[in-house]
Predicted 3D model of a 342-nucleotide part of an RNA (large-subunit ribosomal RNA, domain IV) from a Candidatus Polarisedimenticolaceae bacterium. Its Rfam family is "Bacterial large subunit ribosomal RNA". The source organism's lineage runs through Bacteria, Pseudomonadati, Candidatus Polarisedimenticolia, Candidatus Polarisedimenticolales and Candidatus Polarisedimenticolaceae. The coordinates come from a structure-prediction model, not an experiment, and the mean pLDDT is 88. The full RNA is in RNAcentral, with records from ENA.

Context: one part of a larger RNA
RNA sequence: CGCCCUCUAAGGAACUCGGCAAAAUAGCCCCGUAACUUCGGGAGAAGGGGUGCCCCGGUAGGGUUCAUAGCCCGAGGGGGUCGCAGUGAAAUGGCCCAGGCGACUGUUUAACAAAAACACAGGACUCUGCGAAGUAACAAAGACGACGUAUAGGGUCUGACGCCUGCCAGGUGCCGGAAGGUCAAGAGGAGGGGUCAGCCGCAAGGCGAAGCUCUGAAUCGAAGCCCCGGUAAACGGCGGCCGUAACUAUAACGGUCCUAAGGUAGCGAAAUUCCUUGUCGGGUAAGUUCCGACCUGCACGAAUGGCGUAACGAUCUGGGCGCUGUCUCGGAGGGCGGCUCA
Numbered sequence: 001c002g003c004c005c006u007c008u009a010a011g012g013a014a015c016u017c018g019g020c021a022a023a024a025u026a027g028c029c030c031c032g033u034a035a036c037u038u039c040g041g042g043a044g045a046a047g048g049g050g051u052g053c054c055c056c057g058g059u060a061g062g063g064u065u066c067a068u069a070g071c072c073c074g075a076g077g078g079g080g081u082c083g084c085a086g087u088g089a090a091a092u093g094g095c096c097c098a099g100g101c102g103a104c105u106g107u108u109u110a111a112c113a114a115a116a117a118c119a120c121a122g123g124a125c126u127c128u129g130c131g132a133a134g135u136a137a138c139a140a141a142g143a144c145g146a147c148g149u150a151u152a153g154g155g156u157c158u159g160a161c162g163c164c165u166g167c168c169a170g171g172u173g174c175c176g177g178a179a180g181g182u183c184a185a186g187a188g189g190a191g192g193g194g195u196c197a198g199c200c201g202c203a204a205g206g207c208g209a210a211g212c213u214c215u216g217a218a219u220c221g222a223a224g225c226c227c228c229g230g231u232a233a234a235c236g237g238c239g240g241c242c243g244u245a246a247c248u249a250u251a252a253c254g255g256u257c258c259u260a261a262g263g264u265a266g267c268g269a270a271a272u273u274c275c276u277u278g279u280c281g282g283g284u285a286a287g288u289u290c291c292g293a294c295c296u297g298c299a300c301g302a303a304u305g306g307c308g309u310a311a312c313g314a315u316c317u318g319g320g321c322g323c324u325g326u327c328u329c330g331g332a333g334g335g336c337g338g339c340u341c342a
Base pairs, nucleotide, nucleotide: 001337002336003335004334005333006332007331008330010328011327014326019323027051028050029049030048031047036041038160052081053080054079055078056077061073062072063071064070082086094321095320096319097318098317099316100315101313102312106118107117122158123157124156125155126154127153128152134144135143161308162307163306164305166238167237168236171235172234173231174230175229176228177227180226181225182224186220187219191215192214193213194212195211198207199206200205239257240256241255242254243253266300267297278294279293280292281291282290
C1' cells in the first nucleotide's frame, strides 16, 4: 500500500449519472389500517403495543376416549424476579407518494441485454366441405393435420378488462365479372422459296408438273393483362393559400386551388416537441429531470389499434420518511496479501 471483515464523535445523501454499496426493517401475539377498486383486492397497507424466567397452576377451556383413568394442546388473569438489552445468538419484509410502459402468472439473447421485447387468455379478418386447407424442394409413395369435420383445423394482425375503433376503393393486393381489346402453344394453310421429270434456247441461261423439302398470311385459340365492380381489424393514405367581428387579438363566416379522401373521438413539449431548460402552476432556499395544465402536434391518432384502468413488475422515472462511512474526512481494530528487515 491492496483486498475482506468489525467499529466509529458531530452531521445524515452534503456522495453520485443514480442512495450504487452499506445500514436499517425483520419471528409470533394484540390493536389499528387510506385513496382507489374489476368488490377479489389494495393488506403484513401505514402506524402502534407486547415478548425472558419463577409461582398461583399445567389453571379456564379444548382434543383423544366408554371414561368425571390417563395422555396431548393450552389461552386470559394475578403475584414475583434479573439484565443496558427477553424473536437477548442464527435464520428472518424497510416503508410511503406520484408518473411512464406492459393487463396479469409466465418466456428470452446457454457465456455482457430479463426488458416497455416474446408469449398470453380475449378480439378480428381470411382460408378449408374432407383424399380438407396447410406442412416437407429429397416436389413421389407415405405421413402429419386427425382416428379431428366449420362450436373443427390452418394463416395473418391485435393483445385482460372498460369506452371506442371515424373518412378515403385513385395506386398495390385480394375477391367477383365476363361483353369488348390484347394474347401462347396448337389448329389452319392463302402465298413464297429450294430441288427437279420435262419444255424453250446455238449457248449462257430461262420456265417449270408431281413428289420431297424450307417457309408462311388470313382465320379459330385459354388463363393472364387491359376493362367493369367489390373490399381498409387488406398494403396503405387522411391538404394549401387569402380575407373577415364596434380596442386589440382571434376567426364561428367567406373566397379560391388541389385531392381517392383531406385526421373524427380521444390524447398531446408525449418512450413521439426540432426551436426548447416552450409558457404557467406545483414541488426545492435554489429543479435542463418530475407532476398538473396550455396547444404553436418540426413529425400523436384509432386492432403497424386510440384513450383509460384496479391488481401485478429483480421494469423505468421523480419525490419523501426511516437508516446509514455514500459523503464532510478521515480514524481505529482484526484477517489475508504485498513490501522492508532479520